Notes: This is a predicted structure of a 1527-nucleotide RNA (small-subunit ribosomal RNA) from a Bacteroidales bacterium. Its mean pLDDT, the model's own confidence on a scale to 100, is 85. It matches the Rfam family "Bacterial small subunit ribosomal RNA". Gene Ontology terms of the family: ribosome and structural constituent of ribosome.
[in-house]
C1' cells in the first nucleotide's frame, strides 16, 4: 500500500484473430404486477407552447399638502327631566390613513437554459486604466433667496383606457446666489518610485463644484472630501466539444497619429496615414452545447453526465432602444416594431406565469389554485410594525435512500388436501398447519403531551461617552393535540414479484404439436418440450419485484498506463525532399524543461477519516485529510534544452582500382517470320480429338535464288548480375549515373526519418504524327454443344513498334516501410582486398542463396537479407456485407484516378493447423470390376411380385444398390388383419372375489344363411356336512385391440463386407484438436509376417480351433457288402456263411515351404522339382471387428407413450386380398435339327413316408379307381433325366412352339361360381434369337439334365431349400467403367461432391443515391424604405435660466426588392443495394472445379462471364475429344 475474477457464441473438433451478447453499478425515470408503517430526500428530462383566476414588492404620517373611508375628541341640531343616546350637520384637533407630491427599495430574492464555442466559464495573475447607494470610520460644512407642480377645486373630451383646459398650494421635490477645502482641471518648481506608456508626495498660481429639514427635543437626517468593508467593471496566461467531404479567412479589417465617447482601457466610435492581420500548433465555416463546484462508473488512467444544492453567465412573448438610477439597458418599469390573445360604442385600447399554486396542450412521464410569517432571511421604518408563494411547514406520489413490522417458542417417523412416483406403498409441500405456551413493535380505543423560543416588545436592576450597553425576568407556535410517553385489548390489521435449457441459483407432471408462443446471446416449439401455456415444487429478492430506456464497467474492442500491420483488418508502387519529430564524443556557461524546500490560492456543500446529535440508520453537526491544479519565492544541475570551445568513431568528399542485361543517344549484325519477283515441281496444302471454314490447276503447300519490311535478339544463361521501385539481355561507340573495394588525404555531426510537396512509375488505355512483319481484344466464319455470345480451328481490326504529350493503376509481392546498434554454428555463389605452407587454404569488406541454435510466432513458419532483442521517424488497421459504392471536392481529353461515408442488414466474416470425406489429383494394390469367354435378361406368351388404376373392399408392410417368386416354407371357407350384412357387451380365451343356481355333459326337435335364439329328454362327484370341486348365470376387479408411433425401444435382420481394418494402456511429440504406435522397405488372401523405427505392448477383427468333402490306417459289421466255400433261382447276396472289398460311422494319420534348387538380410517367393490322394489357404460351409445407412420390422414376439371400450373389442354368413387400359422386376416355355417325335436300353445322390409311402394284381387311353403285400425304414415304398441304340421329321410358323378357347373327366375338400390341381380329346395364339441397355459365372464352376424336401386336405411351385448326372470356354492384361484398401496432395466440402456455390431475370418487403421540378430553413451580401431612441447641427417657438420643443443629418430594429451560395423535405421516373424454406436461366468459383485461379486494364456478351495484354502463386500434376443437373 487494501487493489484488477469472467462467461456464451464462428468449427466435426482445435488454436488464434474478431465482433456480438450476458453477469455489476447508477438514474429527476417510465411501464407491469403488488403494497402495512415511519424518517430523510426528490418530483415537466417533452412545447423558452399558450395561459383563466388569486397571490408573489413594497414601505415611510418622525419629508409634505391633505382628509375619501374607520375610530376618538370638540361644536351644533334632534330625542330625553337628566345621566345619556343619536341612523343628522359642522370641525384634521387626535389616532390613523385611500389616492397624491417626496424618500428609500422595486438591479435583491425567486424562475428558466433560449441564446452563447465566447475571456461565457474554471484557474492563476494584472488594472500605474476603474466604479461603488445603503454600512463602518475620520475631517469639514449645513448661510441667503426664488419660482413651480401633483393631489384638491372648477370645467371639458372619451364606450373605455385615459386625457385636456383653468385655478389654488406644501415639502427632505426643483432652481439661483454666497462661502468653500487637503476635491477636480491646467501651469510652474522640488523630492521619491517603477519593466513601462508613467506613478506617488510636497509647494505656489488660475479656474470649477455644495446642502434639508423633521421632531414626542431623546433623536432621525442633509452636503463635500479621505479611508475601510461588501459588491462590481476591464485585461491577460493556461484549461475544457465534433466535423478537413469547411483551407483559406478578414475592410474598421491589422497597426499608427489625432480626436470623440466611457466610471475606466481599447478600432468602442470618427478623420487621416500606412498595408497589414489570422491560419495545418487548424484560421474561416458548419453542427452541437450554458460553464464550474461536483455526480455516476472504473483497480486506476480514463469514460460519461451537469437534475436537486452552491458559484458564475445568459434570458424574461420575439426584435430593437434608451430613460431613471450608486447600480438596469431592468421577469411582475418605459418607448417602438412584430406575432398572438382579449375588450370595444369600431374612433380606440389592454396584456406578457422561464415567480407560487393552477389550466389547456405536448408527452411514456412529474404534485396543492394548502397554512404561516412562529423561526431564518430580505425591503421600508427611529420604533411598534407592515410587506415577503424568499423561507418554514403541511398535502399528493414506493420516485429514491434508510429503518420497522406482518409474530416468537414448542409441536408428527409427519393429519387432511395438492403434486409426483417404480402406485397394497412411497416421496414432497412440511414444523408448514392444527394444537399448547408466550410477546404486543405495529394497529384500535383511552389519558397525558413536547422541543423548535433565541429574544426584538414589555418589566426590574446596573453601567455610561445619555445614545446605548450588560444582567435577570419575560408575552407571542403555522406545523400540532403532531412527535413522544402511559394504560387497555388482541396474533389480533399487514406479502408479494420475478425466475428455474446453458451463461445463471432453482425440476417434475399435464396441455400444445414449427401451431399457439418464448427469446439478452446461443437458440427452443414439426406428439413424451426441465426453453411455449398451466400446475406442484424450487431458487432469488422482499414492501417491493420485474421490464424498458440511458451512462460507465466488463471492452487491453482507440491500447498514456495497455494493442497491432508475412498469411487474420492493417506497410504508402518507389524515390528525392519541406515543415516537424528524433539525434555521436569531451569540456565550460545559463537554469527554460526537470527535481526539492517554503509561501499564496485551490469558496461552501460534497467525497474520505475521526468525533458528535435525532432510539439506530438514512439524514444532520463539529474537526481533519484529500482536492493529483495554478501562482510566487529560494535552492539543485545528472538528464533534455540553449549558447560557447573542442574531437573523429556517424555522414560526406578527394585519390586509386575493378564490376554490372543501370539509364539516354548514334551506328552496325545474323537467324526466324511474312511478302514480292523469278526458277524447280504437282495435287493437294493446312488444321483437329475428329473435322470443317480457309488456301490451291489463274499452279498452292514444298523447294531454290534474289529483294523488301517490321519486330524480337537463340546458344552463352545460371539456383547469375544491375537498379529506389517499375524494370533491364545481339555487337559497338559517345554521354550520364551507381554502389563496392583500397587509402585514416579533407570537412567536422554536416545525421536519420519524413505529414504536405515534387519526381519516377509494368501492362492496358487516350491525343497527334509515323510505322505495321508477327501476334492479336472486338468482329466474321467453321466446329463442339441441349445451347456455346466460350474453350479448339481459319481469318482479322484496334493494339502490339517509334516520337512527343497525357494517364498514374496492378497479386506495383518478400502480400514483410526506412535507418542505426546488438545477438550460435555450417554450406554454396557474385564483386573486391590481404596473407601464405597453392589448398574444398586462412582472413577481411559488400552483395546473392540454402539449412539451422536461442528467441519469436495462433500456427504455417521466421531465424545476421528476422517475423529475435533494442532505439528513432513515417504510413496504415479497429467485425462481415452495404462499398472502395454514393454525395462532395481535387486531378484527367476521356476511360477513369485520389479522397471517401451513411441508412439498412448479419452472428458472424476470417487466419493457421487437425481428423475425415471428396477430386473428370498422384502413387501402390485388390475384387467376375473391366477385358477375354460361356450362357442369359431387355422383344413373345404365360406364371409370379410390384407400381398404377379400379373397387364396398381390392387389408398391411417392404421402395436405388440393400423393395418388387420380398414378409408368404401353401389366401376357395379358415387363414384374414379389408368390405357388406347379421349378432354379443364379463365380452372368443384366462385368473381372483362375492352371490344365486345345479348342473356341466349327452341325445333330439323348432326358427334362422349362420352366429345365435327357443324347447324336450337323459343326467354329477367329494364331504369332517359347515362346505368344497366342476360348471352356468348375475355383479365386480383384472380384459381385448394386426389401432398409432421402427423418428421413444428390446430383440432380430439387410448392406458396406470375409473388406482388412477398428482401437486401447503407458511413453514420446504438439498450446491444442490430434499425432506417433497403425508410417517406411520387402511380403501376404490378410494390420499375414519380416526388417527398420520414440515407441513398447495389448484388445476387437484376420488366421487357426468347429462341420463337411477329397487319401490312408485302425476299430465295428446290420437292414449295407459278396472275394473265396456251400445252398438256391428264369433272374436276383435270395439263403448258410464270411469280415476281404465297397459302404456305413467312430477314432486316428496326413500337408509343415518339412526336403531340393534358385532369388531374398529376413519374412517369404519361384520351380510341369522330388515325394504325395492332396502343395504352398486343397474344395465347400459355419463364423461378420469399431461402425455406417434416425436402413428394415410396434404385422412374428416383447415393450414405453398415445388412442378405442354396446367398439378401433368379439362371433357369424357372404364378398375381397385373384379386379385390369397400362408400366416395371423376377421367372417359366419357346422360337427349333447340338432339335422334335416314336421305340429300345443304362447309371445317381440326398431326402421323405403311419389320417403316410404304397410294391404287386385288376379296371380305365389317362388323371385315377378297386383290391392288396411290405414298411415308423441302410430291410418296404417313392418311375431319375439328359445319355446311348434304332427309326421318322428336312427348314416349314413346321411333327417347332404351346398360349387361348371348346368338350369330356379324375382327385382333394362341408364346399372348387367368383377362385384349385390333374387327365383325355379337340383348338392351336404370339413367337423365326429380341433396340438402347443390362445380369451371372474362373472348375466339377458356367451351361445343361432330372430327383427330393418343407409348407400342405388340395393347390395355383415355373418359387424356395437341397441332391446328384453330364460337363465346358476364357483371363493378354489393369488403360478404362464399378466397388474397395494403404500412402500422398488440393479443398471455400463436414447433412461431408447426391457437397458447396455465382450472376441475370421474376415476386414481396425495407432503407438509400440520381432526377424535370416543387416546398422550406438558417446565415451572409447589395439596393430601397425606415419606428422608437441616442448622438450631431440649428436664428425665429417655450422657459427667468439651465434647458426644451420644432426642423435637418447620421445610425438602426423591422419591412420591401434582388442576385447567389449552403442545408432540409418532397418528387413522375430511374440506379444499384439489403433481406425473404422449397420460382426461372445457366455453372463462373471451391478438387487440375473439368479452359488453373486471381490482380490491373481494354473490348465484347441474357447472366454468371469470355477474350486480348502485362503481372502474381495465394496453382495441381507430369497429363487421353467436349459436355449438364441433382435436395
Nucleotide at each position: 500500500a487494501a487493489g484488477g475474477a469472467g462467461a456464451g457464441u464462428u468449427u466435426g473438433a482445435u488454436c488464434c484473430u474478431g465482433g456480438c451478447u450476458c453477469a455489476g453499478g447508477a438514474u429527476g425515470a417510465a411501464c407491469g404486477c403488488u403494497a402495512g408503517c415511519g424518517g430523510c430526500a426528490g418530483g415537466c428530462u417533452u412545447g423558452a407552447c399558450a395561459c383563466a383566476u388569486g397571490c408573489a414588492a413594497g414601505u415611510c404620517g418622525a419629508g409634505g399638502g391633505g382628509c375619501a373611508g374607520c375610530g376618538c375628541g370638540g361644536g351644533g341640531g334632534c330625542g330625553g327631566c337628566g345621566a345619556c343616546g343619536u341612523u343628522c350637520c359642522c370641525u384634521g384637533g387626535c389616532g390613523g390613513c385611500g389616492a397624491c407630491c417626496g424618500g428609500c427599495a422595486g438591479a435583491c430574492g425567486g424562475g428558466u437554459g433560449c441564446g452563447u464555442a465566447a475571456c461565457a466559464c474554471g484557474u492563476g495573475a494584472g488594472c500605474a486604466a476603474c466604479c461603488a447607494a445603503c454600512c463602518c470610520u475620520c475631517g469639514u460644512c449645513c448661510g441667503g433667496g426664488g419660482g413651480a407642480c401633483a393631489a384638491g377645486c372648477g370645467g371639458c373630451g372619451g364606450a373605455a383606457a385615459c386625457g385636456c383646459c383653468g385655478u389654488c398650494u406644501g415639502a427632505u421635490a426643483c432652481c439661483c446666489c454666497g462661502u468653500g477645502g487637503c476635491g477636480g482641471g491646467c501651469c510652474g518648481g522640488g523630492g521619491g518610485g517603477g519593466c513601462a506608456u508613467c506613478c506617488c508626495c510636497c509647494c505656489g498660481g488660475c479656474c470649477c463644484c455644495a446642502u434639508a429639514g423633521c421632531u414626542u427635543a431623546g433623536g432621525c437626517g442633509g452636503a463635500c472630501g479621505g479611508g475601510g468593508a461588501c459588491g462590481g467593471g476591464c485585461u491577460c496566461g493556461c484549461g475544457g466539444c465534433c466535423g478537413a467531404u469547411u483551407a483559406g479567412g478578414a475592410a474598421g479589417u491589422a497597426g499608427g497619429c489625432g480626436g470623440g465617447g466611457c466610471g475606466a482601457c481599447g478600432g468602442c466610435c470618427c478623420a487621416c496615414c500606412c498595408a497589414u492581420c489570422c491560419g495545418a500548433c487548424g484560421a474561416u465555416c458548419g453542427g452541437u452545447a450554458g460553464g464550474g463546484g461536483u455526480u455516476c462508473u472504473g483497480a486506476g488512467a480514463g469514460g460519461a453526465a451537469g437534475g436537486u444544492c452552491c458559484c458564475c453567465c445568459a434570458c424574461a412573448u420575439u426584435g430593437g432602444a434608451a430613460c431613471u438610477g450608486a447600480g438596469a439597458c431592468a421577469c411582475g418599469g418605459u418607448c417602438c416594431a412584430a406575432a398572438c390573445u382579449c375588450c370595444u360604442a369600431c374612433g380606440g385600447g389592454a396584456g406578457g406565469c422561464a415567480g407560487c399554486a393552477g389550466u389547456g396542450a405536448g408527452g411514456a412521464a412529474u404534485a396543492u389554485u394548502g397554512g404561516u410569517c412562529a423561526a431564518u432571511g430580505g425591503c421600508c421604518g427611529g420604533a411598534a410594525g407592515g410587506c415577503u408563494g424568499a423561507a418554514c411547514c403541511a398535502g399528493c406520489c414506493a420516485u429514491g435512500c434508510c429503518g420497522c413490522g406482518u409474530g416468537a417458542a414448542g409441536g408428527a417417523a409427519g393429519g387432511a388436501g395438492g403434486c409426483c412416483c417404480u402406485a397394497c406403498g412411497g416421496g414432497u409441500c412440511g414444523u408448514g398447519a392444527a394444537c399448547u405456551u408466550c410477546u404486543u413493535u405495529u394497529g384500535u380505543g383511552g389519558c397525558g403531551g413536547a422541543g423548535c423560543a433565541a429574544u426584538u416588545a414589555g418589566g426590574c436592576g446596573g453601567g455610561c461617552u445619555c445614545g446605548c450597553c450588560c444582567g435577570c425576568c419575560g408575552a407571542c407556535g403555522a406545523g400540532a393535540g403532531u412527535a413522544c410517553g402511559c394504560c387497555a385489548c388482541g396474533a389480533a390489521u399487514a406479502a408479494g414479484c420475478a425466475u428455474c435449457g446453458g451463461c445463471u441459483a432453482a425440476c417434475u407432471c399435464c396441455g400444445u404439436g414449427c401451431c399457439a408462443g418464448c427469446a439478452g446471446c446461443c437458440g427452443c416449439g414439426g406428439u413424451a418440450a426441465u426453453a411455449c401455456g398451466g400446475a406442484g415444487g424450487a431458487u432469488g429478492c422482499g414492501a417491493g419485484c420485474g421490464u424498458u430506456a440511458u451512462c460507465c464497467g466488463g471492452a487491453u474492442u482507440c491500447a498514456u498506463u495497455g494493442g497491432g500491420u508475412u498469411u487474420a483488418a492493417a506497410g504508402g508502387g518507389u524515390g528525392c525532399g519541406u515543415a516537424g519529430g528524433c539525434g555521436g564524443c569531451g569540456g565550460a556557461g545559463c537554469g527554460a524543461g526537470u527535481c526539492g524546500g517554503c509561501g499564496g490560492u485551490g469558496a461552501a456543500a460534497g467525497u474520505c477519516c475521526c468525533g458528535g446529535g435525532c432510539c439506530c440508520a438514512a439524514c444532520c453537526c463539529g474537526g481533519g485529510g484529500a482536492g493529483u491544479g495554478c501562482c510566487g519565492u529560494c535552492g539543485a544541475u545528472a538528464c533534455u534544452g540553449u549558447c560557447c570551445c573542442g574531437c573523429u568513431g556517424g555522414a560526406a568528399u578527394g585519390c586509386g582500382g575493378a564490376c554490372g542485361a543501370c539509364g539516354g543517344g548514334g551506328g552496325g549484325g545474323g537467324a526466324a517470320u511474312g511478302a514480292g519477283u523469278g526458277g524447280u515441281g504437282u495435287a493437294g496444302c493446312g488444321g483437329u480429338g475428329a473435322a470443317a471454314u480457309g488456301c490451291u490447276u489463274a499452279g498452292a503447300u514444298a523447294u531454290c535464288a534474289c529483294u523488301c519490311a517490321g519486330a524480337a535478339c537463340a546458344c552463352c544463361g545460371a539456383u547469375u548480375g544491375c537498379g529506389a521501385a517499375g524494370g533491364c539481355a545481339c555487337c559497338u561507340c559517345c554521354c550520364g549515373a551507381g554502389g563496392c573495394c583500397g587509402u585514416u588525404a579533407u570537412u567536422g555531426a554536416c545525421g536519420c526519418u519524413g505529414a504536405g510537396g515534387c519526381a519516377c512509375g509494368a501492362a492496358a488505355g487516350c491525343g497527334u504524327g509515323g510505322g505495321g512483319a508477327u501476334c492479336g481484344a472486338a468482329c466474321a466464319g467453321g466446329a463442339u454443344u441441349a445451347g456455346a455470345u466460350a474453350c479448339c480451328c481459319u481469318g482479322g481490326u484496334a493494339g502490339u513498334c517509334c516520337a512527343c504529350g497525357c494517364a498514374g493503376u496492378a497479386a506495383a509481392c518478400g502480400a514483410u516501410g526506412a535507418u542505426g546498434g546488438c545477438c550460435a554454428a555450417c554450406c554454396c555463389c557474385c564483386g573486391g582486398g590481404g596473407c601464405c605452407u597453392u589448398g574444398g587454404g586462412c582472413u577481411u569488406c559488400g552483395g546473392g542463396g540454402g539449412c539451422c541454435a536461442a528467441g519469436c510466432g495462433a500456427a504455417a513458419g521466421u531465424g545476421g537479407u528476422g517475423a529475435g532483442c533494442c532505439a528513432u521517424c513515417c504510413a496504415c488497421c479497429u467485425g462481415g456485407g452495404g462499398a472502395g459504392u454514393a454525395c462532395g471536392a481535387c486531378c484527367g481529353c476521356a476511360a477513369g484516378g485520389u479522397u471517401g461515408a451513411a441508412a439498412c442488414u448479419c452472428a458472424a466474416a476470417g487466419g493457421a493447423a487437425u481428423u475425415g470425406a471428396c477430386g473428370g489429383g498422384g502413387g501402390c494394390c485388390c475384387g467376375c470390376a473391366c477385358a477375354a469367354g460361356c450362357g442369359g435378361a431387355g422383344g413373345a406368351a404365360c406364371a409370379u411380385g410390384u407400381g398404377g388404376u379400379u373397387u364396398a373392399a381390392u387389408u398391411c408392410g417392404a421402395u436405388g444398390a440393400u423393395a418388387c417368386g420380398c414378409g408368404a416354407g401353401g389366401a376357395a371357407c379358415c387363414u384374414u388383419a379389408c368390405c357388406c350384412g347379421g349378432g354379443c357387451u364379463c365380452g372368443a380365451a384366462c385368473g381372483a372375489c362375492g352371490g344365486c343356481c345345479g348342473g356341466g355333459c349327452c341325445g333330439c326337435c323348432c326358427g334362422g344363411a349362420g352366429a345365435c335364439g327357443g324347447g324336450c329328454g337323459g343326467g354329477c362327484c367329494c364331504u369332517u356336512c359347515g362346505g368344497g370341486g366342476c360348471g352356468g348365470c348375475c355383479g365386480c376387479c383384472g380384459a381385448g385391440g394386426u389401432g398409432c408411433u421402427g423418428c421413444a425401444u428390446g430383440g432380430u435382420u439387410g448392406u458396406c463386407g470375409u473388406c482388412a481394418g477398428c482401437u486401447c494402456g503407458u511413453g514420446c511429440c504438439g498450446u491444442g484438436a490430434g499425432g506417433u504406435g497403425u508410417c517406411g522397405g520387402c511380403u501376404c488372401a490378410a494390420g499375414u509376417g519380416c526388417c527398420a523405427u520414440a515407441a513398447c505392448g495389448a484388445g476387437c477383427g484376420c488366421a487357426a480351433c468347429c462341420c463337411u468333402u477329397g487319401c490312408c490306417g485302425c476299430c465295428a459289421g446290420u437292414u449295407g457288402c459278396c472275394a473265396g466255400c456251400g445252398c438256391g433261382u428264369a433272374g436276383a447276396g435270395g439263403c448258410g456263411g464270411g469280415g476281404a472289398c465297397u459302404c456305413u460311422g467312430g477314432c486316428g494319420g496326413g500337408a509343415c515351404u518339412g526336403c531340393c534348387a534358385c532369388c531374398g538380410c529376413a519374412a517369404g517367393g519361384u520351380g510341369a522339382g522330388a515325394g504325395g490322394a492332396g502343395g504352398g489357404g486343397g474344395g465347400g460351409g459355419a463364423u461378420g471387428a469399431c461402425g455406417u445407412c434416425a436402413a428394415a420390422u410396434c404385422a412374428g414376439c416383447a415393450c414405453g407413450g398415445c388412442c378405442c371400450u354396446u367398439a378401433c373389442g368379439u362371433c357369424c354368413g357372404g364378398g375381397g386380398c385373384g379386379a385390369c387400359a397400362c408400366a416395371c422386376g423376377u421367372g417359366u416355355u419357346a422360337c427349333a435339327a447340338u432339335g422334335g417325335c416314336g421305340g429300345g436300353u443304362a447309371c445317381a445322390g440326398a431326402g421323405g413316408g403311419g389320417a403316410g409311402c404304397c410294391a404287386c394284381c385288376c379296371c380305365g387311353c389317362g388323371a385315377g379307381g378297386g383290391g392288396g403285400a411290405g414298411c415308423g425304414g441302410a430291410u418296404c415304398c417313392c418311375g431319375a433325366a439328359a445319355g446311348c441304340c434304332c427309326g421318322c421329321c428336312u427348314c416349314a410358323g413346321u411333327u417347332c412352339g404351346g398360349a387361348u378357347c371348346g368338350g369330356a373327366g379324375c382327385c382333394u375338400g362341408c364346399a372348387a361360381c367368383c377362385c384349385g390341381g390333374c387327365u383325355c380329346c379337340g383348338u392351336g395364339a404370339a413367337g423365326c434369337u429380341g433396340g438402347a441397355u443390362u445380369c451371372g459365372c474362373u472348375a466339377g464352376u458356367a451351361a445343361u439334365c432330372g430327383c427330393g424336401c418343407a409348407u400342405c386336405a388340395g393347390c395355383c411351385a415355373u418359387g424356395g431349400c437341397g441332391c446328384g448326372g453330364u460337363g465346358a470356354a476364357u483371363a493378354c492384361g489393369u488403360u478404362c467403367c464399378c466397388g474397395g484398401g494403404c500412402c500422398u496432395u488440393g479443398u471455400a466440402c463436414a447433412c461431408a461432391c447426391c457437397g458447396c456455390c455465382c450472376g441475370u431475370c421474376a415476386a414481396g418487403c425495407c432503407a438509400u443515391g440520381a432526377a424535370a421540378g416543387c416546398c422550406u430553413g438558417g446565415g451572409g451580401c447589395g439596393c430601397c424604405u425606415g419606428a422608437a431612441g441616442g448622438c450631431c447641427g440649428u436664428g425665429a417657438c417655450c422657459g427667468a435660466g439651465a434647458g426644451g420643443g420644432g426642423c435637418g443629418g447620421c445610425c438602426u430594429a423591422g419591412g420591401g426588392c434582388g442576385a447567389a451560395a449552403c442545408g432540409g423535405g418532397u418528387g413522375a421516373u430511374u440506379g444499384g443495394g439489403g433481406c425473404u424454406a422449397a420460382g426461372u436461366c445457366g455453372u463462373a468459383a471451391c478438387a487440375a472445379g473439368g479452359u488453373a485461379g486471381c490482380c490491373g486494364u481494354a473490348c465484347c456478351g441474357g447472366a454468371a462471364g469470355g477474350u486480348g495484354u502485362g503481372g502474381c502463386u495465394g496453382g495441381a500434376a507430369c497429363a487421353c475429344c467436349u459436355c449438364c443437373u441433382u435436395u